[in-house]
RNA sequence: ACAGUGAACCGGCUUGCCGCUGCUCUGGGCGGUCUCUUCGGGGACGGUGCAGAGGAGAGGAAAGUCCGGGCAACACAGGGCAUCCCGCUUCCUAACGGGAAGAGGUCCGCAAGGGUCAGUAAGUGCAGAAGAAAAGAACCGCCUGUUUUAAUGUUAAGGCAUUUAAUUGUUAAAACAGGUAAGGGUGAGAAGGUAGGGUAAGAGCCUACCAGGCUGGCAGCGAUGCCGGUGCUGUGCACUCCGGGAGUUGAAAGUUCAUGUAAACCGGCGGAGCUUAUGCUUGACACAAGUCGGCACAAGCAAGAGGGCGGCCCGUCCGAGCCGGAGGGUAGAACGAUAGAGGACAGCGGUGACGCUGCCCGUAGAUAAAUGGCAGGCAUCCCGCAAGGGAAUACAGAACCCGGCUUACAGGUUCACUGACUUU
RNA sequence: CGGGGUGUAGCGCAGUUGGUAGCGCACCUGGUUUGGGACCAGGUGGUCGCCCGUUCGAGUCGGGUCACCCCGA
Numbered sequence: 001a002c003a004g005u006g007a008a009c010c011g012g013c014u015u016g017c018c019g020c021u022g023c024u025c026u027g028g029g030c031g032g033u034c035u036c037u038u039c040g041g042g043g044a045c046g047g048u049g050c051a052g053a054g055g056a057g058a059g060g061a062a063a064g065u066c067c068g069g070g071c072a073a074c075a076c077a078g079g080g081c082a083u084c085c086c087g088c089u090u091c092c093u094a095a096c097g098g099g100a101a102g103a104g105g106u107c108c109g110c111a112a113g114g115g116u117c118a119g120u121a122a123g124u125g126c127a128g129a130a131g132a133a134a135a136g137a138a139c140c141g142c143c144u145g146u147u148u149u150a151a152u153g154u155u156a157a158g159g160c161a162u163u164u165a166a167u168u169g170u171u172a173a174a175a176c177a178g179g180u181a182a183g184g185g186u187g188a189g190a191a192g193g194u195a196g197g198g199u200a201a202g203a204g205c206c207u208a209c210c211a212g213g214c215u216g217g218c219a220g221c222g223a224u225g226c227c228g229g230u231g232c233u234g235u236g237c238a239c240u241c242c243g244g245g246a247g248u249u250g251a252a253a254g255u256u257c258a259u260g261u262a263a264a265c266c267g268g269c270g271g272a273g274c275u276u277a278u279g280c281u282u283g284a285c286a287c288a289a290g291u292c293g294g295c296a297c298a299a300g301c302a303a304g305a306g307g308g309c310g311g312c313c314c315g316u317c318c319g320a321g322c323c324g325g326a327g328g329g330u331a332g333a334a335c336g337a338u339a340g341a342g343g344a345c346a347g348c349g350g351u352g353a354c355g356c357u358g359c360c361c362g363u364a365g366a367u368a369a370a371u372g373g374c375a376g377g378c379a380u381c382c383c384g385c386a387a388g389g390g391a392a393u394a395c396a397g398a399a400c401c402c403g404g405c406u407u408a409c410a411g412g413u414u415c416a417c418u419g420a421c422u423u424u
Numbered sequence: 425c426g427g428g429g430u431g432u433a434g435c436g437c438a439g440u441u442g443g444u445a446g447c448g449c450a451c452c453u454g455g456u457u458u459g460g461g462a463c464c465a466g467g468u469g470g471u472c473g474c475c476c477g478u479u480c481g482a483g484u485c486g487g488g489u490c491a492c493c494c495c496g497a
Base pairs, nucleotide, nucleotide: 001422002419003418004417005416006415007414008413009412010411012378013377014376015375016374017373018372020057021056023054024053025052026051027050029048030047032045033044034043035042036041059395063406064405066404067403068402069401070400071250072249073248074247078314079313080312081311083246084245085244086243087242088102089101090100091099092098104117105116106115107114108113119241123239124238125237126236127235139184140183141180142179143178144177145176146175147174148173149172150171151170152169153167154166155165156164157163192210193209194208195207196206197205211233212232213230214229215228216227217226218225219224254335255334256333257332265325266324267323268322269321273301274300275299276298278296279295280294281293283292284291285290306318307317308316342361343360345358346357347356348355349354379393380392381390382389383388425496426495427494428493429492430491431490434449435448436447437446443480451467452466453465454464455463473489474488475487476486477485
């Protein structure tokens, strides 16, 4: 140099003119509130729209809305069950399914590196097709025993034969009874794997090595590693179990003001009881005090449909209205809303994510939604041998805010690292 | 801006502890009929929207992505 790997960063620049959305200042206009007044007017405050000037104005993903948090409302206590989420270790953080550093398996790559997985050898359930069998399994095969049959051997008898008898001799076949997981085939998985010993045949039955588990010691905060002991070992999924966590909704949340309406109609459900105090009384009796009653309101007790934390139960709080049907009305403004887990730089601590301290900075806030258009120059790209030409300029655009993840992205820059059989 | 759902044959839809994907209509062939329809018998047709992963095995489980639909003062 070429080919790659991993991080970090940029992602058009500029001049002129015209526009758009906020903000600040100045000028004069309009209307409002408060205040002073010699009733002519003056002062202060904030509002609205006009003109002028100044200054600001999209992103690394603003995207997907996949996680997490802030914030807000829901009740102002709580408990249990169910449901859901997370799952190697330690740490970071407001929090996270994110990140950092590390440990192990597996896959890809020559390598630098990259992808992916996971608590639980403890319990239950399931496992299509294939296969004898899917978990304590015997189909074939191997081995042992018994019986029967056949062949053959040995011994004895004998009339010496192709005879008879005995046989705890051998072999073979069949049946039965057992042993066996070495071998066969099926499969993701067949009783951890390979080799040797051993055995009737076999088997962790024994030994060595390898993979894992359990256990003791050592090292480490830990995952784990090393050494020793132990014969303990099927694959996958789900449930259960263990540890930790989670309330719901979502800025159309929510708060305030303005405008308008139906406190009507139809159907269903529901409490209105007692005591005490006070006030009123044109009720009754009495006509002096008063007694009984009615109404209003307050407190206490009782009852109470329904409602308030979503799934359920308990508990608790509110409670005189509630539910359904059909219909009527408004749809404007302000706040929320941009100073926040904010950013840049330096120092210190830490392997790092990150933290602490100091100093500096001010950086969009719209509501149908601004951030643009035209002309010129430069940069890059494309076409062309060149002169030159091009209506070529990635992905894409805030909407309450923030931390992540993921996805899209023309082109370019920097740093570190790798190279089997790339080149000099 | 926020929330929810769907994607399986030409069309409308099923598909649950993950195990060779079905139903109705349509289409094709044969029968029946003088012929057509209806009817009877048989059959074809599937990248399960797309990509990646988990698993022995994915329509189903997980992640990403695309398209469409619905709801919300």
Predicted 3D model of RNase P RNA and transfer RNA as a complex of 497 nucleotides. Model confidence (mean pLDDT): 75 of 100. Rfam match: Bacterial RNase P class A. Rfam describes the family as follows. Ribonuclease P (RNase P) is a ubiquitous endoribonuclease, found in archaea, bacteria and eukarya as well as chloroplasts and mitochondria.